[in-house]
Context: one part of a larger RNA
RNA sequence: GGCACACGGUGGAUGCCUUGGCACCUAGAGGCGAAGAAGGGCGUGAACGACUGCGAUAAGCCACGGUGAGGCGUUGAAUGGCCUUUGACCCGUGGAUUCCCGAAUGGGGAAACCCAGCGCUGGUAAUGCGGCGCUAUCGCCGGCUGAACACAUAGGCCGGUCGAGGCCAAGCGGGGGAAGUGAAACAUCUCAGUACCCCGAGGAAAGGAAAUCAACCGAGACUCCCUGAGUAGUGGCGAGCGAAAGGGGAUCAGGCCAAACCGAGCGCGUGCAAGCGAUCAGGCGUUGCGCGUUCGGGGUUGUAGGGCGCUCUGUCCAGCUGCUGAUCCGGCUGGCGGGAGUUACAAAAGCUCGUGGUAGUCGAAGCGCGUGGAACCGCGCACCACAGAGGGCAACCGUCCCGUAGACGAAACUGCGAGCUCUCCCGAUGACGUCCCUGAGUAAGUCCGCACCCGUGAAACGCGGACUGAACCUGGGGGGACCACCCUCCAAGCCUAAGUACUCCUAGGUGACCGAUAGCGGACAAGUACCGUGAGGGAAAGGUGAAAAGUACCCCGGAAGGGGAGUGAAAUAGUACCUGAAACCGCGUGCCU
Numbered sequence: 001g002g003c004a005c006a007c008g009g010u011g012g013a014u015g016c017c018u019u020g021g022c023a024c025c026u027a028g029a030g031g032c033g034a035a036g037a038a039g040g041g042c043g044u045g046a047a048c049g050a051c052u053g054c055g056a057u058a059a060g061c062c063a064c065g066g067u068g069a070g071g072c073g074u075u076g077a078a079u080g081g082c083c084u085u086u087g088a089c090c091c092g093u094g095g096a097u098u099c100c101c102g103a104a105u106g107g108g109g110a111a112a113c114c115c116a117g118c119g120c121u122g123g124u125a126a127u128g129c130g131g132c133g134c135u136a137u138c139g140c141c142g143g144c145u146g147a148a149c150a151c152a153u154a155g156g157c158c159g160g161u162c163g164a165g166g167c168c169a170a171g172c173g174g175g176g177g178a179a180g181u182g183a184a185a186c187a188u189c190u191c192a193g194u195a196c197c198c199c200g201a202g203g204a205a206a207g208g209a210a211a212u213c214a215a216c217c218g219a220g221a222c223u224c225c226c227u228g229a230g231u232a233g234u235g236g237c238g239a240g241c242g243a244a245a246g247g248g249g250a251u252c253a254g255g256c257c258a259a260a261c262c263g264a265g266c267g268c269g270u271g272c273a274a275g276c277g278a279u280c281a282g283g284c285g286u287u288g289c290g291c292g293u294u295c296g297g298g299g300u301u302g303u304a305g306g307g308c309g310c311u312c313u314g315u316c317c318a319g320c321u322g323c324u325g326a327u328c329c330g331g332c333u334g335g336c337g338g339g340a341g342u343u344a345c346a347a348a349a350g351c352u353c354g355u356g357g358u359a360g361u362c363g364a365a366g367c368g369c370g371u372g373g374a375a376c377c378g379c380g381c382a383c384c385a386c387a388g389a390g391g392g393c394a395a396c397c398g399u400c401c402c403g404u405a406g407a408c409g410a411a412a413c414u415g416c417g418a419g420c421u422c423u424c425c426c427g428a429u430g431a432c433g434u435c436c437c438u439g440a441g442u443a444a445g446u447c448c449g450c451a452c453c454c455g456u457g458a459a460a461c462g463c464g465g466a467c468u469g470a471a472c473c474u475g476g477g478g479g480g481a482c483c484a485c486c487c488u489c490c491a492a493g494c495c496u497a498a499g500u501a502c503u504c505c506u507a508g509g510u511g512a513c514c515g516a517u518a519g520c521g522g523a524c525a526a527g528u529a530c531c532g533u534g535a536g537g538g539a540a541a542g543g544u545g546a547a548a549a550g551u552a553c554c555c556c557g558g559a560a561g562g563g564g565a566g567u568g569a570a571a572u573a574g575u576a577c578c579u580g581a582a583a584c585c586g587c588g589u590g591c592c593u
Stems, first nucleotide, its partner, number of pairs: 001592005007586003015578001016543002020514002022511007029503002031167002039101003042055003046079001050074002061095006070083003106115003116135007137164003140160006172200005182189001186236001212219002223250005233241002254495003257439001261297010273286001274287001275284002277328006302473001304438003307434003311431002316335007336427006349421010360408003366381005382399002384388001390402003444468007454480001475490005530537002550577001553564004
């Protein structure tokens, strides 16, 4: 020096554990904010570094409920003090307080700071000083003023129980919109209308009641799923992209305007003859007519519908009323009867009852002996079970504890459902005639783009820009160039639940999910420490023991650390703490050189 074995050191693998994660299911909730949010800064404890809570009333204040003996958060130790059966602490509901920044909103600003004006007010001899409230912008509404330019308008000023603004995970609609890539290169194409940016809304969003499809048969809003179907198509006919009808399901719901016409108000113009529901007679005197506008009634569709009109058909009761009287014809109000309603179709509030949520309550049944540090183990003899889910307790407990099955519970706030009060509507329609209305710079065309399975193609249908520009019911659109016939529908206005998507969040539950290099980045003071000017990046780090019983006392040492002693079942479990592999470093013994 090597090898082997044994014993150690170092190191922290492995095993076991779990306070934390991951995925999903079922319900709920789906918003918060100028009444100042989300998120922060700074404070706040007897003494307090961090976290948590709270806000100068500052680990808290008040009230009402629940619970019931201890309590003053994590926090354990000691000191010094307190509170509490006159109910503390804790839990729930409602309220009060809530510094400064932040949409931040009096002005400014390098966020958490600086400086104001006005009103009221405290204080001073007076000024300085202090307290409370208001003072941003935009929109809407109302009022007052008011140019160029006479009216007007723009603008200005004032006011308001008025609205907005900002934040938020995914899902949703819209406006913009790539490239890496694929095509084995690449340019049309693809990736992809994806990522990303912006705007907007909601608990869902969007869409939605046919100017739709279909095929000579018919269907009957929209949305979502399965299928049709990787079909028909499209495509440097490459790579690729890729429907629809129909069928089967989920869920089902339909409504309202514009216009014609009638009435009322206002403005302008015109008008002595009209008009005042009709007829006759009388009376009135600008009430008329035209246009515009506002409001109310009316009306809403394609086998066309509606308006208007004489006549015909036909319509519960009462009262009032249309210049007067008669007849007819209407209008309004009330009753009666019927119907409907708070998600569209109009819209608000209250009460009662029921059932949930936000604290909680009750809840069966086991002892002895043995072993052991410890009984839940073994043995013996019992018991409960609508409860033998699970967790804890010194090892493996149905009967020890928390629970579990099951059964109960709210002063207060609140969800849902029903009823009542309440609110609204209806009490006709049909036939005939008339040809008044039925969404215009619209539809459509041309050019240029886009979107559809459709890349310009024979390219319809739909959308946009520019330029043109209809018909109007004897009308118009569509059926994939175009024409005819036929069929079908009625654009140029609006609303609409359910079925569908998602999960920042709350509660309960489940797992051939992880078990500390795993599982969220984060089981620990984690988006922390640390890095970066910044946007941003971003860790490591769990385990004594059943219980601190965390080694009194003695000895060596300056200490660290050790040797005794003691605790403990165990100290090679001593806080550098369960187990304690390997690399690596030693000591001892044996063999070889």